[in-house]
RNA sequence: GGGCCCAUAGCUCAGUAGGCAGAGCGCCAAUAUGGCAUGUUGGAGGUCGUGGGUUCAAAUCCCACUGGGUCCA
Numbered sequence: 001g002g003g004c005c006c007a008u009a010g011c012u013c014a015g016u017a018g019g020c021a022g023a024g025c026g027c028c029a030a031u032a033u034g035g036c037a038u039g040u041u042g043g044a045g046g047u048c049g050u051g052g053g054u055u056c057a058a059a060u061c062c063c064a065c066u067g068g069g070u071c072c073a
Stems, first nucleotide, its partner, number of pairs: 001072007010025004019056001027043006049065005
């Protein structure tokens, strides 16, 4: 220098023929127990890496950039 892959909640990750953003764990509250652990129920939390473009509508398609991984030179 070039090719490919990845970036979504605090963490690990789903979500691709474009159509109101999800799960598990964690966190908070209530409840069961004398208490802990644990179970159950409810709740908070993300403008989907950044900036543009296409579209009635973009996490999803296109371009550039940033960061990480990997291969080639």